[in-house]
Molecule: transfer RNA
Organism: Caldisericia bacterium
C1' cells in the first nucleotide's frame, strides 16, 4: 500500500428489496410483600461512526474519511 467484513439505546443485537427507529438484558417509577427479591403495568434512555451526494424521502443507495477485525503483497 491493496481487497474484504462490521460500526443502530448503557450492553448484546435485529432491522431482508427506500417511507412506522425496535427487542431481550440493564435503568426509573408505580403495584404486590412487614421488608427485599420474584412477578405484573407503565416510563426514561439514540447526531442509525463522520462528511458530502442521489431522492418527495435515506439506519438502508453512492463516494470520501475515521475506528476496528480479516486477507494478500
Nucleotide at each position: 500500500g491493496g481487497g474484504g467484513g462490521u460500526g443502530u439505546a448503557g450492553u448484546u443485537c435485529a432491522g431482508c428489496u427506500g417511507g412506522g427507529a425496535g427487542a431481550a438484558c440493564g435503568c426509573c417509577u408505580c403495584g404486590c410483600u412487614u421488608g427485599c427479591a420474584c412477578c405484573g403495568a407503565g416510563g426514561a434512555g439514540g447526531u442509525c461512526a463522520g462528511c458530502g451526494g442521489u431522492u418527495c424521502g435515506a439506519a438502508u443507495c453512492c463516494g470520501c474519511u475515521c475506528a476496528u477485525c480479516u486477507c494478500c503483497a